[in-house]
Context: one part of a larger RNA
RNA sequence: UCAUGGCUAAGGAACUAGGCAAAAUCGCCCCGUAACUUCGGGAGAAGGGGCGCUCUACUCCGGUAGAGCCGCAGUGAAAAGGCGCAUGCGACUGUUUAUCAAAAACACAUGGCUAUGCUAAAUUGAAAGAUGAUGUAUAUGGCCUGACACCUGCCCGGUGCCGGAAGGUUAAGAGGGGAUGUUAUCUUCGGAGAAGCAUUGAAUCGAAGCCCCGGUAAACGGCGGCCGUAACUAUAACGGUCCUAAGGUAGCGAAAUUCCUUGUCGGGUAAGUUCCGACCUGCACGAAUGGUGUAACGAUGUGCGCACUGUCUCGGCCAUGAGCUCG
Numbered sequence: 001u002c003a004u005g006g007c008u009a010a011g012g013a014a015c016u017a018g019g020c021a022a023a024a025u026c027g028c029c030c031c032g033u034a035a036c037u038u039c040g041g042g043a044g045a046a047g048g049g050g051c052g053c054u055c056u057a058c059u060c061c062g063g064u065a066g067a068g069c070c071g072c073a074g075u076g077a078a079a080a081g082g083c084g085c086a087u088g089c090g091a092c093u094g095u096u097u098a099u100c101a102a103a104a105a106c107a108c109a110u111g112g113c114u115a116u117g118c119u120a121a122a123u124u125g126a127a128a129g130a131u132g133a134u135g136u137a138u139a140u141g142g143c144c145u146g147a148c149a150c151c152u153g154c155c156c157g158g159u160g161c162c163g164g165a166a167g168g169u170u171a172a173g174a175g176g177g178g179a180u181g182u183u184a185u186c187u188u189c190g191g192a193g194a195a196g197c198a199u200u201g202a203a204u205c206g207a208a209g210c211c212c213c214g215g216u217a218a219a220c221g222g223c224g225g226c227c228g229u230a231a232c233u234a235u236a237a238c239g240g241u242c243c244u245a246a247g248g249u250a251g252c253g254a255a256a257u258u259c260c261u262u263g264u265c266g267g268g269u270a271a272g273u274u275c276c277g278a279c280c281u282g283c284a285c286g287a288a289u290g291g292u293g294u295a296a297c298g299a300u301g302u303g304c305g306c307a308c309u310g311u312c313u314c315g316g317c318c319a320u321g322a323g324c325u326c327g
Base pairs, nucleotide, nucleotide: 001322002321003320004319005318006317007316008315010313011312014311019308027051028050029049030048031047036041038147052069053068054067055066056065057064058063070074082306083305084304085303086302087301088300089298090297094106095105111144112143113142114141115140116139122131123130124129148293149292150291151290153223154222155221158220159219160216161215162214163213164212167211168210169209173205174204178200179199180198181197182196185192186191224242225241226240227239228238251285252282263279264278265277266276267275
C1' cells in the first nucleotide's frame, strides 16, 4: 500500500451522478393501525408494550396471577423486515440478450378483425404422405390489442382486401383474306403464271388480370391555411375566402412526447436545470400502431422525508491475509 473484518469524540448525507457501500430494522406474544380500494386488500401498514431467574397459588399442564432477585443489556451468542409520502411505466404471477442490458422489452387472461364446412384453411414434402386432429365454427390458423373502469370520433381520394360483371384492353390458341419463293404452261420474249410444296400472315373469335362500378379503417394509413370582427385593452362565440377524401372529436398535455426552455405561476428548500400541482403558446399528444384513469403487484425509473450511520467534515486506532524491506 492492497484485501477482508472490528471500533471511533462532535456532527449526521454536509459525500456522491445517485445514501453506492455501510449502519439501522429483524424472532415470538399483546395492543393498535391511515389514505385509497376491484371490498379481496392496503397490513407485519404506521406506532407502542412485554420477554431472564426464584418462590407461592391456580391450571384445560400450554401457561396465568402474585411476591421477590440480578445485570449496562433477558428472542442476553448466532440466525430472522428499515419505514413512510408522491409520481412515471407496465395491470398482475411469469419470460428474456448462456458469457456487459431483467427492463417500460416479450408473454399473459381480455377484446376485435380475418380465413376455414372437412379430403377444412394453414404448414411441410419432388411425391406418396404427415401436422392441423383421431379435432369439426363454443373448432383451428393468421394479424392487432393487452386485467379492470369509462370510452374508442371524422375520412374509402391513394394502397390493400372483398364483391360485381355491361363496356374497353388482352396471351397462347383458333382462323386463314392475302403476300413471297419455286415452275407446268403461255408469251408481244419485256414478262405473266394454275396446282402442289415452302415461307409469311390481315380481319375475326379468344380467360384471368388491369381499366371500370360498389363496399371495407379494432385494413395500411390520413385527420388544413389566410383575413376580418365585441362600447378600454386583449381575445374572438361570429363572418369571409382558398384547398381537401376528411380537416383531430372525447380525453390528456413543457409529457418516457416541448425545440425555443431552467416556459410562466404555485408547493416543497436558506438556496431546487430534477420533483409535485396547475396553465395551454401540443416545434412535433390523441383514441385497439388504442385514449384517459386505476386498487394490488415490481431485485423497475424519479423526487422528498423519518430512522440510521466513517458516505462525508477528517481523519485515527486495531486484527487477519497478501505485497514491500531485511534476513
Large-subunit ribosomal RNA, domain IV from a microbial mat metagenome, 327 nucleotides, folded computationally.